[in-house]
Predicted 3D model of RNase P RNA and transfer RNA as a complex of 465 nucleotides.
It holds a member of the Rfam family "Bacterial RNase P class A". Gene Ontology terms of the family: ribonuclease P activity, dimeric ribonuclease P complex and tRNA processing.
RNA sequence: UGAGUCGGUCGGGUGACUGCUCCUGAUCCGCUGCGGCGCGUCAGGGGAGGAAAGUCCGAGCACCGCAGGACAGGGCGCCUCCUAACGGGAGGGGCCUGUAAGGGCACGGAAAGUGCAACAGAAAGUAAACCAUCCCGAUAUCUUUGAUAUCGGGGAAAGGGUGAAAGGGUGGUGUAAGAGACCACCAGUCCCGGCAGCGAUGCGGGGAGCUGGUAAACCCCGCCCGGUGCAAGAUCAAGUAAGCCCCGAGACGUGGUCCGCGUCGAUGCCUGUUUGCCUUGGAGCAAUAUAGGUGGAAGGGGUGGGUGGAUCGCGUGAACCCCGCCGAAAGGCGGGGACCAGAUGAAUGGUCACCGAUUACAAAACUCGGCUUAUAGACCGGCUCAGGUU
RNA sequence: GCGGGAAUAGCUCAGUGGUAGAGCCCCACCUUGCCAAGGUGGUUGUCGCGGGUUCAAGUCCCGUUUCCCGCUCCA
Numbered sequence: 001u002g003a004g005u006c007g008g009u010c011g012g013g014u015g016a017c018u019g020c021u022c023c024u025g026a027u028c029c030g031c032u033g034c035g036g037c038g039c040g041u042c043a044g045g046g047g048a049g050g051a052a053a054g055u056c057c058g059a060g061c062a063c064c065g066c067a068g069g070a071c072a073g074g075g076c077g078c079c080u081c082c083u084a085a086c087g088g089g090a091g092g093g094g095c096c097u098g099u100a101a102g103g104g105c106a107c108g109g110a111a112a113g114u115g116c117a118a119c120a121g122a123a124a125g126u127a128a129a130c131c132a133u134c135c136c137g138a139u140a141u142c143u144u145u146g147a148u149a150u151c152g153g154g155g156a157a158a159g160g161g162u163g164a165a166a167g168g169g170u171g172g173u174g175u176a177a178g179a180g181a182c183c184a185c186c187a188g189u190c191c192c193g194g195c196a197g198c199g200a201u202g203c204g205g206g207g208a209g210c211u212g213g214u215a216a217a218c219c220c221c222g223c224c225c226g227g228u229g230c231a232a233g234a235u236c237a238a239g240u241a242a243g244c245c246c247c248g249a250g251a252c253g254u255g256g257u258c259c260g261c262g263u264c265g266a267u268g269c270c271u272g273u274u275u276g277c278c279u280u281g282g283a284g285c286a287a288u289a290u291a292g293g294u295g296g297a298a299g300g301g302g303u304g305g306g307u308g309g310a311u312c313g314c315g316u317g318a319a320c321c322c323c324g325c326c327g328a329a330a331g332g333c334g335g336g337g338a339c340c341a342g343a344u345g346a347a348u349g350g351u352c353a354c355c356g357a358u359u360a361c362a363a364a365a366c367u368c369g370g371c372u373u374a375u376a377g378a379c380c381g382g383c384u385c386a387g388g389u390u
Numbered sequence: 391g392c393g394g395g396a397a398u399a400g401c402u403c404a405g406u407g408g409u410a411g412a413g414c415c416c417c418a419c420c421u422u423g424c425c426a427a428g429g430u431g432g433u434u435g436u437c438g439c440g441g442g443u444u445c446a447a448g449u450c451c452c453g454u455u456u457c458c459c460g461c462u463c464c465a
């Protein structure tokens, strides 16, 4: 100098004029239950983001009954730590990738079980014989102790071919030909020791021929999870008619299911059976028990209908900035400092001038910690590779 | 603001991880003097988009875009 990589900061500024919204103070008018309230005017002050976004995780908070149990369902998944918690973060290990700085990983289990693998191929998981190969037999031919061809029987997963994948790899022994059949080495798995490490794991030794993939297929193992969502919910005001549908001795709360628990709750009518009473019999009456049918009261759910106003929740927070200590870091502890959006048709805009300048992605709606995605441009720092100069 | 769902041919919709389908539409031919109806045959496609898992993805997972639906209070 060029190329690259990682981390961090900012993401328009200043001034003038003019709007919007919230708060405070003063004031005119009106109302008043005398506390204040409403409309207007004046003055002063505050007013979006690094992602406010997506709503993907985790919490706070509120309600669901006093918040329980089991099953179902869902989520997470190398190790150690951080944290209120997390699927987040820090450091470390393993694997993949890049010349490197670096980057990526949904990285528990396939030796618990079940399933799946289209097409092609002979055979796709307790394997399989199409071609080629080897042995045996028969027949034919010839260059005749044999060779070749055809047919039949058998051996063999070493060669070819198919496939994403053909049951570890290389070399040897062995054999008719072959094969972990056996041997050596290599890769992995399982079992038993050793050393280092908190651990994941790493290094090294011995033994066993034990050797395909898929769990973002079911599943197994370990850990975690009640639901709803500020339109939660609280108070006040206004209003809440009738009708219709459903459930009904159970209903509702509690939800996917069941159990447990809590609140409220009528027990009607008809028929039959049994027993008793009056009775000649029939009819009748009563009783409790039982069987069947019917009804729909209480209660509840839905629909229909009404209202769609005000205040609170709602801005001091697991938050931010600076300093010190502890820690390798995430982070923790202590001290100090500042705090100033809070709407509810929903506010921060416009014009001009200057600055090197046509400003990207995009704008709060209960709050916080993260993740993910979008982002013109500017600046700072670390590191790597290549080339050059001294 | 909060919660839920969908995207496959021009339209409406199916689709167990294994060659993407049906109906309507469209095109050609037959039939007819011509049209309609009918018959025969055919074209349909970035499975919204980008990654990942897998031998293989419309389907499974992650991200993203667009569209649709529901949610006040009283009782």
Stems, first nucleotide, its partner, number of pairs: 001386010012355007020047008029038003049361001053372002056370005061229004068259004073225005078092005093107001094105004108220002113218002115214002130160002133155010168186006187211002189208004194203003233312004243303005250264004268294006274287004306463001320337007391461007400414004408445001416432005438454005